[in-house]
Molecule: transfer RNA
Organism: bacterium
RNA sequence: GCCCUCGUAGUUCAAAGGAGAGAACAUAGGCUUGCGGAGCCUAAAAUGCAGGUUCGAUUCCUGCCGAGGGCA
Numbered sequence: 001g002c003c004c005u006c007g008u009a010g011u012u013c014a015a016a017g018g019a020g021a022g023a024a025c026a027u028a029g030g031c032u033u034g035c036g037g038a039g040c041c042u043a044a045a046a047u048g049c050a051g052g053u054u055c056g057a058u059u060c061c062u063g064c065c066g067a068g069g070g071c072a
Base pairs, nucleotide, nucleotide: 001071002070003069004068005067006066007065010025011024012023013022018055027043028042029041030040031039048064049063050062051061052060
């Protein structure tokens, strides 16, 4: 330098054009307990950035940024 894959809650992952973007673990609060843990309930929390296509974009297209891999 060229090519490929990926970027979503604190973490690990879903959602493959359509309703308020979900789950697990973690965190906070409550119940329970002599205290703690475990268990149960509740809550907060995210689409890398900028454009484009579309009635509608996490999803498709372009550029940039970042991570990983391959070739030279």